[in-house]
RNA sequence: GGACCGAUGGUCUAGACUGGUUAUGACAUCGCCUUGACGUGGCGGGAAUCGCCGGUUCAAAUCCGGCUCGGUCCA
Numbered sequence: 001g002g003a004c005c006g007a008u009g010g011u012c013u014a015g016a017c018u019g020g021u022u023a024u025g026a027c028a029u030c031g032c033c034u035u036g037a038c039g040u041g042g043c044g045g046g047a048a049u050c051g052c053c054g055g056u057u058c059a060a061a062u063c064c065g066g067c068u069c070g071g072u073c074c075a
Stems, first nucleotide, its partner, number of pairs: 001074007010027003020058001029045005051067005
């Protein structure tokens, strides 16, 4: 230098192929119930402008271009 893959709540992760309801689940965390207490269990809440910039579109996590970071491979 070239090819490909990845980046989404605190952590891990689904959703991208086929654009459209409020971005999914688990763990963690917070509140309540349960307990003498802790734990377990039950119910509920908060938390991600989807790596960055731009484009297309009525509408973009999703399509297009560029870039950053990480990984694999080629030279």
This is a predicted structure of a 75-nucleotide RNA (transfer RNA) from Candidatus Terrarchaeum hikurangii.
The organism belongs to Candidatus Terrarchaeum, within Archaea.
Its mean pLDDT, the model's own confidence on a scale to 100, is 82.
Its Rfam family is "tRNA".